[in-house]
A computed fold for a 354-nucleotide part of an RNA from a metagenome, annotated as small-subunit ribosomal RNA, central domain. Rfam family: Bacterial small subunit ribosomal RNA.
Context: one part of a larger RNA
RNA sequence: UUGGGUCUAAAGUGUUCGUAGCCGGUAUUGUAAGUCUUUUGUGAAAUCAUCAAGCUUAACUUGAUGGCGCGCAAAAGAUACUGCAUUACUAGGGACUGGGAGGAGCUAAGGGUAUUCCGGGGGGAGCGGUAAAAUGUGAUAAUCCUCGGAGGACCACCGGUGGCGAAAGCGCUUAGCUAGAACAGGUCCGACGGUGAGGAACGAAGGCUGGGGGAGCAAAACGGAUUAGAUACCCGAGUAGUCCCAGCAGUAAACGCUGUGAGCAAUGUGUUGCAUGUCCUUAUAGGUCAUGCAGUGCCUAAACGAAGGUGUUAAGCUCACCACCUGGGAAGUACGACCGCAAGGUUGAAACUU
Numbered sequence: 001u002u003g004g005g006u007c008u009a010a011a012g013u014g015u016u017c018g019u020a021g022c023c024g025g026u027a028u029u030g031u032a033a034g035u036c037u038u039u040u041g042u043g044a045a046a047u048c049a050u051c052a053a054g055c056u057u058a059a060c061u062u063g064a065u066g067g068c069g070c071g072c073a074a075a076a077g078a079u080a081c082u083g084c085a086u087u088a089c090u091a092g093g094g095a096c097u098g099g100g101a102g103g104a105g106c107u108a109a110g111g112g113u114a115u116u117c118c119g120g121g122g123g124g125a126g127c128g129g130u131a132a133a134a135u136g137u138g139a140u141a142a143u144c145c146u147c148g149g150a151g152g153a154c155c156a157c158c159g160g161u162g163g164c165g166a167a168a169g170c171g172c173u174u175a176g177c178u179a180g181a182a183c184a185g186g187u188c189c190g191a192c193g194g195u196g197a198g199g200a201a202c203g204a205a206g207g208c209u210g211g212g213g214g215a216g217c218a219a220a221a222c223g224g225a226u227u228a229g230a231u232a233c234c235c236g237a238g239u240a241g242u243c244c245c246a247g248c249a250g251u252a253a254a255c256g257c258u259g260u261g262a263g264c265a266a267u268g269u270g271u272u273g274c275a276u277g278u279c280c281u282u283a284u285a286g287g288u289c290a291u292g293c294a295g296u297g298c299c300u301a302a303a304c305g306a307a308g309g310u311g312u313u314a315a316g317c318u319c320a321c322c323a324c325c326u327g328g329g330a331a332g333u334a335c336g337a338c339c340g341c342a343a344g345g346u347u348g349a350a351a352c353u354u
């Protein structure tokens, strides 16, 4: 490389958009590039086959004939499929309209409980903490009760294998702005699509730069315990950080450890949204039941799988495109390159060893 693979054995890029490329719905006509057929030319020799001949035989050599030579070129045809061009279509895709669902995003305003601190009043000896203690704190009046204030962070209950988002993620209320999905209608466009090397954007926590903020929590550093020791687990106190603004960084068990899209192929049972019908009703923007579509769960037939299991949300049966894997260690290291303020990230070996 071919082949075979990628939930768990090595292996799906963190996610999306998208350039080139690759792939691509139905029908008609044309063309004849791909494709197919026939013919002609060319297609060295050796090698191979057959028959001869020459070395004493054979191997070997020579000659004739045949074959091979998968290609290339030219000519004549074929037109199903692919391509190109033309005309048309609507099942893919998109637009439009309608009423609903949603912790989707951004901005602003407002609110709530609790912790902490400050002030007033009450009160008067402990409080705090643990397995037990001690460090700590308290007559400069603590802890506790009560009233008031300041400030920062957070958003109980509802809350749900419930919802939304491409993923990361998103949860007090109200308003404004922005985006997407589902359903229904079937009005319009008419293949406009799928995937996507490079590329771009977004991307938890932690980290970095500058400026704010700082209640609680809390790496580091400190003290008290425990212990043989205790650079820990427990306790006290505590700085970065956690929060906001503007930038950088670009990684995670970024997980469903399962790339994206499409078609085909049994059921059953929950739940969310929309629609249609049905029955109940306080006639409502309420509820019941059934059906359809879309999502989200559970169980399972066939099938698949080494098994665990998966099973219309596939890991089933197929197609298109991309990414990735090829024994363990050395190693996600070294070197080089690119990126970064740095930390480091991306790409990514070998010797050697087993």
Base pairs, nucleotide, nucleotide: 004325005324006323007308008307012322014202015201016200017199021195022194023193025089026088027087029085030084031083033082034081035078036077037076038075039074040073041072042071048066049065050064051063052062053061054060092192093189094188095187096185097184098183104178105177106176107175108174109173110172111155112154116150117149118148119147120146121145122144126137127136163170164169207248208247209246210245211244212243216242217241222236223235224234259321260320261319262318263317264316268298269297270296271295272294273293274292275291276290277289279287280286303310304309327354328353329352336347337346338345339344